[in-house]
Molecule: small-subunit ribosomal RNA
Organism: uncultured prokaryote
RNA sequence: GGACGAACGCUGGCGGCGUGCCUAAUACAUGCAAGUCGAACGCUCUCGGCCUUCGGGUCACAUGAGAGAGUGGCGAACGGGUGCGUAACACGUGAGAAACCUGCCCCAAAGACGGGAAUAACUCGAGGAAACUCGUGCUAAUACCGGAUGCCCCCAACUGAUCGCAUGAUCAGUUGAGGAAAUGCUCCGGCGCUUUGGGAGGGUCUCGCGGCCUAUCAGCUUGUUGGUGAGGUAACGGCUCACCAAGGCAUCGACGGGUAGCUGGUCUGAGAGGACGAUCAGCCACAUUGGGACUGAGACACGGCCCAGACUCCUACGGGAGGCAGCAGUGGGGAAUAUUGCGCAAUGGGCGAAAGCCUGACGCAGCGACGCCGCGUGGGAGAGGAAGGCUUUCGGGUCGUAAAGCUCUGUCAGAAGGGAAGAAUACCAGCCGGUGGAUAAUACCGGUUGGCUGACGGUACCUGCAGAAGAAGCUCCGGCCAACUCCGUGCCAGCAGCCGCGGUAAUACGGAGGGAGCAAGCGUUGUUCGGAAUCACUGGGCGUAAAGCGCACGUAGGCGGCUUGUCAAGUCAGAUGUGAAAUUCACCGGCUCAACCGGUCGAACUGCAUCCGAUACUGCCAGACUUGAGAUCAGUAGAGGAGAGUGGAAUUCCCAGUGUAGCGGUGGAAUGCGUAGAUAUUGGGAAGAACACCGGUGGCGAAGGCGACUCUCUGGACUGAUUCUGACGCUGAGGCGCCAAAGCUAGGGGAGCAAACAGGAUUAGAUACCCUGGUAGUCCUAGCCGUAAACGAUGAAUACUAGGUGUUGGGUGUUUCCAUGCAUUCAGUGCCGAAGCUAACGCAUUAAGUAUUCCGCCUGGGGAGUACGGCCGCAAGGCUGAAACUCAAAGGCAUUGACGGGCGUCCGCACAAGCGGUGGAGCAUGUGGUUUAAUUCGAAGCAACGCGAAGAACCUUACCCGGAUUUGACAUAUAUGUGCAAUACCUAGAGAUAGGUGCCUCCUUCGGGACGCAUAUACAGGUGCUGCAUGGCUGUCGUCAGCUCGUGUCGUGAGAUGUUGGGUUAAGUCCCGCAACGAGCGCAACCCUUGCCCCUUGUUGCUAACAGGUUAAGCUGAGGACUCUAGGGGGACCGCCGGCGAUAAGCUGGAGGAAGGUGGGGAUGACGUCAAGUCAUCAUGGCCCUUACAUCCGGGGCUACACACGUGCUACAAUGGUAAGAACAAAGGGUCGCCAAGUCGCGAGGCCGAGCUAAUCCAAAAAAUCUUAUCUAAGUUCGGAUUGGAGUCUGCAACUCGACUCCAUGAAGUUGGAAUCGCUAGUAAUCGCGGAUCAGCAACGCCGCGGUGAAUACGUUCCCGGGCCUUGUACACACCGCCCGUCAAGG
Repeated sequence: GGACGAACGCUGGCGGCGUGCCUAAUACAUGCAAGUCGAACGCUCUCGGCCUUCGGGUCACAUGAGAGAGUGGCGAACGGGUGCGUAACACGUGAGAAACCUGCCCCAAAGACGGGAAUAACUCGAGGAAACUCGUGCUAAUACCGGAUGCCCCCAACUGAUCGCAUGAUCAGUUGAGGAAAUGCUCCGGCGCUUUGGGAGGGUCUCGCGGCCUAUCAGCUUGUUGGUGAGGUAACGGCUCACCAAGGCAUCGACGGGUAGCUGGUCUGAGAGGACGAUCAGCCACAUUGGGACUGAGACACGGCCCAGACUCCUACGGGAGGCAGCAGUGGGGAAUAUUGCGCAAUGGGCGAAAGCCUGACGCAGCGACGCCGCGUGGGAGAGGAAGGCUUUCGGGUCGUAAAGCUCUGUCAGAAGGGAAGAAUACCAGCCGGUGGAUAAUACCGGUUGGCUGACGGUACCUGCAGAAGAAGCUCCGGCCAACUCCGUGCCAGCAGCCGCGGUAAUACGGAGGGAGCAAGCGUUGUUCGGAAUCACUGGGCGUAAAGCGCACGUAGGCGGCUUGUCAAGUCAGAUGUGAAAUUCACCGGCUCAACCGGUCGAACUGCAUCCGAUACUGCCAGACUUGAGAUCAGUAGAGGAGAGUGGAAUUCCCAGUGUAGCGGUGGAAUGCGUAGAUAUUGGGAAGAACACCGGUGGCGAAGGCGACUCUCUGGACUGAUUCUGACGCUGAGGCGCCAAAGCUAGGGGAGCAAACAGGAUUAGAUACCCUGGUAGUCCUAGCCGUAAACGAUGAAUACUAGGUGUUGGGUGUUUCCAUGCAUUCAGUGCCGAAGCUAACGCAUUAAGUAUUCCGCCUGGGGAGUACGGCCGCAAGGCUGAAACUCAAAGGCAUUGACGGGCGUCCGCACAAGCGGUGGAGCAUGUGGUUUAAUUCGAAGCAACGCGAAGAACCUUACCCGGAUUUGACAUAUAUGUGCAAUACCUAGAGAUAGGUGCCUCCUUCGGGACGCAUAUACAGGUGCUGCAUGGCUGUCGUCAGCUCGUGUCGUGAGAUGUUGGGUUAAGUCCCGCAACGAGCGCAACCCUUGCCCCUUGUUGCUAACAGGUUAAGCUGAGGACUCUAGGGGGACCGCCGGCGAUAAGCUGGAGGAAGGUGGGGAUGACGUCAAGUCAUCAUGGCCCUUACAUCCGGGGCUACACACGUGCUACAAUGGUAAGAACAAAGGGUCGCCAAGUCGCGAGGCCGAGCUAAUCCAAAAAAUCUUAUCUAAGUUCGGAUUGGAGUCUGCAACUCGACUCCAUGAAGUUGGAAUCGCUAGUAAUCGCGGAUCAGCAACGCCGCGGUGAAUACGUUCCCGGGCCUUGUACACACCGCCCGUCAAGG
């Protein structure tokens, strides 16, 4: 995707044609479904005609009619239903019957003579509840029974002819035996009856072939198989019986089990196939269950009989009745399947001479969208793109020409009128012709005309009428798969066919709008085919994905070299018969079309049978051949096998000697052995097992496997040569044999080793790994077992298809005196590789290539090689070998990463070598925690924690308490009103604020505007949430050397190559090589600073020379030389030389140089990683608040304090402290500022005040350092915390909560556990100076500046981090991964 006898959900206008208990072959109320014939027969009743003696008789005078039961005939064996059973000659197909039957029908031949005895109905009587039954008496027949006749039939015997595959068949003749009928009925035309032959149609029997599953069913069978004889049948036959024989069937699947009506066909599929077997048609089987026969032409009989069982009903309890799987209908079952309808008008059937009767067959109608088909629910035009809905970036977009309004039509439905075909036979009437008859009539036959007959039916169809009127839903919109947004929800509710959606922005849930698809339907469920080459015939596989038996031998079977002939089985061709109809296909036709239906139209039905041909191939038979196979002879190699014997080394044990304290063992130890003398060593002896070196991808064997030497027996292979056999071959289901190790049974043996076990260690534990011991076992004999990663994970055989190079065993040629070498050939055994193959890896003459033959095996993972059954085994267990249930994967190969207590290599203050710290103390600061009304928030390993914060007393401030405001503290706009506002003062208040007084702006074109206030509306505002919705910025790996691209090439592809390799570098830096060649972002360089020189510039800087000058001083004139300032240049590039290197890149040493190999320092941060950090810098989506989560104010808090951590400062002292004196910087800052000098104060500081907008003035004193003095090892003249007192300064304000000063006080601390940090040179260490923020300051922080100025690096084993190559991987959220086992409860 298709299909359905379907069901369910939502919905539902009409018609046509079909179709409708798939389940309980369950039980059935009621009605109907098989009768008919008086032209076979007797009788009764009713009506009619005639006659009448009125009791009755009769149907004669051409017809008496009807009803009832009965005798008799035919039918009831058809038609209709169902699919239980059946795996079968049941069905299909094709044959056969020389082994058969056949009523009614057709054709033909012959005949029907003459008798008899009953019986139902009826009558009378009897029994019974009933069903029904019994007895007496009467009667008829086309009912029944003898006799006669015998064309003929049948039987027996004989003779002859013809024919057949056989038993035999047919025909003719002779003799003998047996066998018929309804002298009926009649409308007189006929209809019937008997015998025989034939036909048609029907039936019965037999056979070949075909079509389900199961071997976890392997043996089955006693009337079984056959024979003889008999019986029986329509007929053959063990169909039945007696006797005899012992057969018959089966791996080509008997027997058993399960399931099932079979077929034409239906559905699907390109086909081959697969599934199914409703409706229609053929056959079969069945009729409540089981059995049986009767009648009959036909039955073992759906609406017949008998018996038995179950069930139901009636009953007077004695006994009876019944069978819907006929049509309707009922209960029940079920997801589910219709009316107790009309009619015999048509078609068909039964009976009848016929009229006719009967017919739930059938024809119709009803119900159900159950299916197929057709039609409609309106058409045109219509933009104000209405209202409304939805959405929005607020502009709009969309539903949408859709609607409204305008106009047109009139299908279907509605109501009205008209109105077919299906109907023609038969029959009746008329006419014509024929037969017959008497040239007649009646009659019969044929033709023709007319009449009669319609359930459906108020039909189909047609006509006019009215009016858009009465008529649209369902599913879906994440991908597959056509169709997207909003809201709600928030891993909830839910969806889901698979993948999968949902954890606050869900195109996937629910709703809405919009859209897509189909449409009187649409979805769902179920089943089936397809896709599925996913059981592979067409058309698959088995080295590693599932899959080669562990290996051989060999039976059946399958397959088979070369050649000749015969046959014609397979095969091929033609013809004939058959292959029912329907169905399917083609064509034509009929319903308005279609569905549907029709056609004496065609094709097809791929099949089966027969006949006639062909003979290449296969096959049968017969005959040759030698190349396959085998044999013979001569050689060759070998751990091939079995048995017997022999040998040496080693281990252990025993004895003896020497000898002394340990041995042994391990990562390190211990257990163990040893002073009772071990180990070691020497000699002697015993025992068992295994065979060093040779030894080798060497050899042999089918595999398992085989290794000292000798002998005996024995299998196979290879080479060479001649001859022989003549296809004897290959494979191989079952079968049979061999089969490592372990294990088992019995008996030996036992040196070493060694499961179990014991001890010692290791460990959190250690039922292990390690050690000391040690028993089965290992060995031999006999017998089991029968499995292994029994592997080349590769079945056997044969043939073909490039090479190269080893090696083992032979042969030939050649070379050589030999050794040897070379070439070639056969058989093995390896490696590398071409084509080819393969998913790839890989294989590649030893195939996984190309082909053929045969066997075995596979069909998602788990359950499970388990359970059950069977077979084997002493056992252990083996072989065979499922299902329920469960998952959406399991698996193979390769790729890129990541990872590894993998490998190689390289780097980094990474380790090491050093120096100084932290961790201990006190204090400062940050964090956690705790506390609190609040202690605002963020930052969290490295990469949070002196971080945001380059400065919290108020402010800041976001937090808490209290007091206030509501278009708002702030922005824009509109409307109205107003003229204020600002500022000053007073009052209340903690203040915000409120009230009052004063003041009454500017421009103007006089409209108004600017500015402000009030009210109203849009809106403001939010440090509220989400850094996991974001932008921007930042951290980090890491200043690590990497990250990529284009084109080309390789690969099916992911990807690879380049970027790897050899060197080298700080560097993917450079060189060389290379299927790569180039390029980009990074590296480096360009930039800043510093180090040397030159040029220029000389003030505020400098001062050598000259001059002046002071207490002193570049102070002054002057100068540009120097320092310096700040602009511009130069300089360094492995440039030069030696060595190393590949002659390269480069490395190393040297020269020169201020500087030497990126000179030092800085700025500069690739692709990316961490959902890293930040919504509280800012911006921003979404959500949230809007008299509050906004705004203002006062006070408080962020400064709390049992405690823990980080980062720092100061110390613990003598390389020091204190005191006095003396010297040398750099870089920054300064006008709301820096502040000199002077002066006051012990001091912080105050007062006064010069200079300086700065190379000019100021802060400013640099400190360590140096000199001198003192302290003398102490909790000190170390250390300064803490506390008391007194002050200074800033500032509205130092209480919470500032800094500083002075006096006093004088804590801990004597160098710091585990652990841990920084640093490789002007570095560490140490010393001071400045700045930002800032009123002030919690700064000991941060950012800068200079002074003094070390030690060490052997080296890369280890720790940490990183780069590259390689390797393994079951990891990919990527080892902080993945994952295994045990343990609970329940099943």